The RNA shown here (small-subunit ribosomal RNA) has 1446 nucleotides and comes from an uncultured Pseudomonadota bacterium. The coordinates come from a structure-prediction model, not an experiment, and the mean pLDDT is 84. The RNAcentral record of the sequence draws on ENA. Rfam family: Bacterial small subunit ribosomal RNA. Rfam 15.1 lists 42,628 matches to the family in 10,626 species.
[in-house]
RNA sequence: AACGAACGCUGGCGGCAGGCCUAACACAUGCAAGUCGAACGAGAAAUUUCCCGCUUGCGGGAGAAAGUAAAGUGGCGCACGGGUGAGUAUCGCGUGGUUAAUCUGCCCUUGAGUGGGGAAUAACGUACCGAAAGGUGCACUAAUACCGCAUAAGACCACAGUGUCCGCGGACACAGGGGUCAAAGGGGGCUUUAAGCUCUCGCUUGAGGAUGAGACCGCGUCCCAUUAGCUUGUUGGUGAGGUAACGGCUCACCAAGGCCGCGAUGGGUAGCUGAUCUGAGAGGAUGAUCAGCCACACUGGAACUGAAACACGGUCCAGACUCCUACGGGAGGCAGCAGUGAGGAAUAUUGCGCAAUGGGGGAAACCCUGACGCAGCCAUGCCGCGUGGGUGACGAAGGCCUUCGGGUCGUAAAGCCCUGUCAGAUGGAAAGAACAACCCAUGGGUUAAUACCCCAUGGGCCUGACGGUACCAUCAAAGGAAGCACCGGCUAACUCCGUGCCAGCAGCCGCGGUAAUACGGGGGGUGCAAGCGUUGUUCGGAAUUACUGGGCGUAAAGGGCGCGUAGGCGGUUUGGUAAGUCAGACGUGAAAGCCCCAGGCUCAACCUGGGAAGUGCGUUUGAUACUGCUUGACUUGAGUCCUGGAGAGGGUUGUGGAAUUCCUGGUGUAGAGGUGAAAUUCGUAGAUAUUAGAAGGAACACCAGUGGCGAAGGCGGCUUGCUGGGCCAUUACUGACGCUGAGACACGAAAGCGUGGGGAGCAAAUAGGAUUAGAUACCCUAGUAGUCCACGCCGUAAACGAUGAGUACUAAGUGUUGGGGUUACCCAGUGCUGAAGUUAACACAUUAAGUACUCCGCCUGAGUAGUACGGUCGCAAGACUGAAACUCAAAGGAAUUGACGGGCACCCGCACAAGCGGUGGAGCAUGCCGUUUAAUUCGAAGCUACGCGAAGAACCUUACCUAGACUUGACAUCCCUGGCAAUCGCUUAGAAAUAAGCGUGAGGUUACCCAGGUGACAGGUGGUGCAUGGUUGUCGUCAGCUCGUGUCGUGAGAUGUUGGGUUAAGUCCCGCAACGAGCGCAACCCUUGUCUUUAGUUACUAACAUUUAGUUGAGCACUCUAAAGAGACUGCCGGUGAUAAACCGGAGGAAGGUGGGGAUGACGUCAAAUCAUCAUGCCCCUUACGUCUAGGGCUACAGGCGUGCUACAAUGGCCAGUAUAAUGGGUCGCAAUACCGUGAGGUGGAGCUAAUCCUCAAAACUGGUCCCAGUUCGGAUCGAAGUCUGCAACUCGACUUCGUGAAGUUGGAAUCGCUAGUAAUCGUGAAUCAGAAUGUCACGGUGAAUACGUUCCCGGGUGUUGUACACACCGCCCGUCAUGCCAUGAGAGUUGGUAAUACCCGAAGCCGGCCUAGGGUCGUCGAAGGUAGGAUCAAUGAUUGGGGUA
Repeated sequence: AACGAACGCUGGCGGCAGGCCUAACACAUGCAAGUCGAACGAGAAAUUUCCCGCUUGCGGGAGAAAGUAAAGUGGCGCACGGGUGAGUAUCGCGUGGUUAAUCUGCCCUUGAGUGGGGAAUAACGUACCGAAAGGUGCACUAAUACCGCAUAAGACCACAGUGUCCGCGGACACAGGGGUCAAAGGGGGCUUUAAGCUCUCGCUUGAGGAUGAGACCGCGUCCCAUUAGCUUGUUGGUGAGGUAACGGCUCACCAAGGCCGCGAUGGGUAGCUGAUCUGAGAGGAUGAUCAGCCACACUGGAACUGAAACACGGUCCAGACUCCUACGGGAGGCAGCAGUGAGGAAUAUUGCGCAAUGGGGGAAACCCUGACGCAGCCAUGCCGCGUGGGUGACGAAGGCCUUCGGGUCGUAAAGCCCUGUCAGAUGGAAAGAACAACCCAUGGGUUAAUACCCCAUGGGCCUGACGGUACCAUCAAAGGAAGCACCGGCUAACUCCGUGCCAGCAGCCGCGGUAAUACGGGGGGUGCAAGCGUUGUUCGGAAUUACUGGGCGUAAAGGGCGCGUAGGCGGUUUGGUAAGUCAGACGUGAAAGCCCCAGGCUCAACCUGGGAAGUGCGUUUGAUACUGCUUGACUUGAGUCCUGGAGAGGGUUGUGGAAUUCCUGGUGUAGAGGUGAAAUUCGUAGAUAUUAGAAGGAACACCAGUGGCGAAGGCGGCUUGCUGGGCCAUUACUGACGCUGAGACACGAAAGCGUGGGGAGCAAAUAGGAUUAGAUACCCUAGUAGUCCACGCCGUAAACGAUGAGUACUAAGUGUUGGGGUUACCCAGUGCUGAAGUUAACACAUUAAGUACUCCGCCUGAGUAGUACGGUCGCAAGACUGAAACUCAAAGGAAUUGACGGGCACCCGCACAAGCGGUGGAGCAUGCCGUUUAAUUCGAAGCUACGCGAAGAACCUUACCUAGACUUGACAUCCCUGGCAAUCGCUUAGAAAUAAGCGUGAGGUUACCCAGGUGACAGGUGGUGCAUGGUUGUCGUCAGCUCGUGUCGUGAGAUGUUGGGUUAAGUCCCGCAACGAGCGCAACCCUUGUCUUUAGUUACUAACAUUUAGUUGAGCACUCUAAAGAGACUGCCGGUGAUAAACCGGAGGAAGGUGGGGAUGACGUCAAAUCAUCAUGCCCCUUACGUCUAGGGCUACAGGCGUGCUACAAUGGCCAGUAUAAUGGGUCGCAAUACCGUGAGGUGGAGCUAAUCCUCAAAACUGGUCCCAGUUCGGAUCGAAGUCUGCAACUCGACUUCGUGAAGUUGGAAUCGCUAGUAAUCGUGAAUCAGAAUGUCACGGUGAAUACGUUCCCGGGUGUUGUACACACCGCCCGUCAUGCCAUGAGAGUUGGUAAUACCCGAAGCCGGCCUAGGGUCGUCGAAGGUAGGAUCAAUGAUUGGGGUA
């Protein structure tokens, strides 16, 4: 785009078309084929008129009806028209021919004739049979019915001639004599009524035509080769029969042929065509309506009649089915028009009319006609029209959305002004009608005729189913007339609500798991519109079967390789021919349709006329370049002879040495062998080792090489003889002999098979030993087939260059093998690198995957599957050929970026190593899990949760639990009413909140404040960190992450950013199709280390004076404080290095190569953490999930884990003495001297808002003691007594004193931190805080050891490589097993269909024989039926095999 469509929703009108695609299933009822009296005989009745009789409503007669109806004989028609598509793969159809092999009723033209006789028969009548259908006997009669006779030709038959044509078979024409064969009358007119004339319709026989039909031929006409052979009347001949006619059409005889890979035979499917749909075309699909042909008419068979049938509405027989029956018998055939049932998703009225067109009969009138013309039903399609037009802003109401401002439906509505198509009503009103017949007139023909008849022209008369329809006018009235699908992308059109991987959607991709433009609804929008969607089907897009117009190195696809048959293709040239080819002409290519131009319906659809086209076929004339055929020639393709040389080419004969093994002898002694390490194994019966000899089998080191040879497989010691192929060079010869190659045939690694040998080594299977979770493996020790030979099979491989063969052409360079050469080079192989070109890319590139030609093979999504079935081959294994159902939306190639690797290379890090000290064992502290509980609130979860949020839970905190209370609320804003009070104190009840009561009360109009009330609202540590902001952790202070422009690539992307060095660093240098830039690095900032300047109190004290004391005077030098500066930059020197960057060493310097430390964290990753800091979308609660109060809980305790403290002691404990810090903090505070207490502490209070006062060390050092023990170590636990804070230490604080004195004697596997003022060790301070640190954050004191180095573990960076990963190795993914489902193979069989074969039986009927001539009989053939064994196709089958999917 289309449809004979169907379904869903919806539906105003008209025109034109179309309408059982399924059951060629079955059919009730009506109609669809009759007509002619001018062929013939016979011939009613109802009714009515008249007459008669009369019982006045009956009988009889006559006339009309009427020569009518019905029936019969006869003629013509019934073979047309109409229906259907079952069968048919075929001369059925299409196209073009042939018929010299034929027929043709009716029709036209034309010739001749139509004489004279005869015998019957139906109807009717009568007698019967039968239920019926129907039938029988007797008797009568007519014809255009039937039968002889006559006449008869250019008809037919045979005979014998001449001419012409020819396809050489024959045909046609002409004339001759011989034989055979005809008929029918009807009607009209005239007259002299007959033996007359004439006209017309018939009839007979010829000739010609037209029309129609038969037969034959060339070409075209679906799928399957898993159908490869078929055929006996088969193929041909002779003769005969038969037919309208040729012919095996049929028969007898003879011969053995005929068809087939250019697809026979068989199977499946199917009516064919003009055309229709689609497509740019070529094609593809279809074959409704209309038209041509064919076939069929319940199924099968058969003939009759006839011009034509083997006959839709005829006959006979058989069968199935239905119906009637009196059970004896009969009837029927809608695939005609309507209609019914059934089937189905689905397809109409039991209508009107012969008015038109056409057909049959007839002289005609006319009759018949479900052909046809019309109407009815159906949106089934195409076309046309309408459902209104203008104006109208308050942008109404209402709906929807909203950022709450508004937006949108929307000029849409209403309102106002108009119009009148369609529908409605009323009225008018066509065309389609022309004929024929009859009448009139004129002319002509015929005739004796003016009659009759015929012809032509003109006029008249008559005829309409549709239908009072089309059309026209008038009337009234916006009145009666819009839906459907879609809105994630493709694809035009967006929002709200509901739902929450549910319900659902879906053509593909895919939507839906709480913010769905994708589901459902609303609003809005988009598209089409009396339709719109869905489904189905066909073509297109699809170059996705490629003729036009594809491919095969790696995506599917080159046969394993050769030889060669058919076939296809083929070098140069001459002449001929004209088959192909090209051009012209003629015929045909039906009509309709398509296309063009006109015309008719108001337009269009539709219809009419004309043209063009129909790419085809045939005939004919011509052309001859090319192809073919033929003829002659040529040498360049191909081949042959002579010569030379290379080679693991093949098969064959003999032979050689090294090595392994075995055997024998000698020497010799305890191991050998084997492995990662071992063991099995061998060995004191003498191994291994060594030496001498002998045996046997197999393979040939070095040479050896992208070296050689061969078609491929493949070929390797030397040698004998046989043999194939290729190469170079040089003449000579043949003269296209060539290339490819379906089938066929030969060869064909390894393994395997058969028979017979052989068997050293190796070695499937097997055994043992190891390894391992296991180890039917890898390793080891043994070891059989096999490997070897001969003969025969097998016929496959990643048989690979994953690249078929041949020919020609298209830059170079370079290595190598063989040959030649004039030393320039040439030819033939074999490699590498590369140009053009090609390629999706990778890559290929004179050895093409380039440019062309020829031929062969092969491919067409993945899986199923190289499987099943069938066939062929094979001894078997198996090979070759080779599907489908079903499932999926992919499978696949090349390249890119990442990620990953028990890949590679380089580099870094307390990563390892080297060290020091810990953890893991004990007790305790603290956090977590778990468990428990009314509650043990919540969060954090590998590193990156667990002394974390929490810089501090007795109440509070507090979010949890129990109990008691409140409901505009503890808190905010607004409104109303009231009050002056608010505030503070006391009493009672209560656990308190709270409730009740008493008192106090300065100032103040409002306001403020308080109380009460109403509703908006408050409130929520309720949910979602996977809706979010912000903040944070981690990789990681790792050196990376990007961009612009350019360039390269089809592209993803690459380059830059890689490379050579160097660095802590993508730090810097050099190089480079890159050049620059940004975020990171570094630096800038803070602190610390040195110095200078300034300043000098509360700090400091060198000199002077003074004091117990820098205490005071004094000083600003020093220290220190705190502000500003200086200083360090690889700056200098030497060396190394590319002369660079840089590195190494040195000098100077307080400090040297980033001086130490801190702050600072790129692009990003982990849906990392946090809704309980805060903020926030959405959801949820609202007398509660909110608020208040008391008590309890967060502090529980079989267990497990993390982080710490204290220890286990002598480098120590205890006692005594002595010395020296820094950072900080302090008025709700720090607190001195003094006094009390053993002590915690108390009393008391100088001083200090701080360089001023307070707090101010410990280890160390000196001396003493302990003497290796569960201790003078260790301090848990418990008892008693206290101190402090606080409203309150019971659950549940810290500290003190006395007493008690647990585990623990250095810690398994494993694991952590640290590279210098670091680890370790020692104490001090601060935040939080009423009180409550072993935690955290700071501070200083003392103060080490070690680093060879980068193999390994972990993490990271860069380059490279492989990848089937991309959620990225915590990836992907294979097979068995278990379960469900699906399709399918096998299967003892079973059931059914189809087509054959053999035999039996054999209806009707044609043909034939016979004679008793009948209702006769026999025979061949013959449908259906039966029997038998097979074939084939389906269905089904216990069980079973694999496959797919979840």